[in-house]
Molecule: SAM riboswitch aptamer (S box leader)
Organism: marine eukaryotic metagenome
RNA sequence: UUUAUAAAGAAGAGUGGAGAGACGAGGCUCUGUGAAGCUCUGGCAACCUGCCUCCUAAUAGGAAAAGGUGCCAAAUCCUCCCCAGAAUGAUGGGAAAUAUAAA
Numbered sequence: 001u002u003u004a005u006a007a008a009g010a011a012g013a014g015u016g017g018a019g020a021g022a023c024g025a026g027g028c029u030c031u032g033u034g035a036a037g038c039u040c041u042g043g044c045a046a047c048c049u050g051c052c053u054c055c056u057a058a059u060a061g062g063a064a065a066a067g068g069u070g071c072c073a074a075a076u077c078c079u080c081c082c083c084a085g086a087a088u089g090a091u092g093g094g095a096a097a098u099a100u101a102a103a
Stems, first nucleotide, its partner, number of pairs: 001103006011041005019030003024080004042072003047068002051062003076097001081094004
C1' cells in the first nucleotide's frame, strides 16, 4: 500500500505502585477494594496453516483447535468531517482515522 473484519465472545494469580481507556480536543468511564507495564496460567475467536466436502480450477461450505498471529471493561467507550433529519438536538447512514489478519 491492497483486501477483509471490527455492536458477538473470553480473567485469574504474581510483580509493580499511579495512572489508564491509540494521537489532539471534548465527554464519559475504569483505577490504592491497586492503573499502566512485565511474567505465568487459563480462556475467547477462527484471519493464516493443516483436515473434510464440493469443484477442471478458482470460489464456496463444514468441523477441529495441534501450529503462526490476535484478543479477553464499556460499540473501535462516545463525539469531532460529510449526508439525511423543520433544528448547533435525538437518531440513522457514510467517510476518515485506528486496530488486527493476510498478501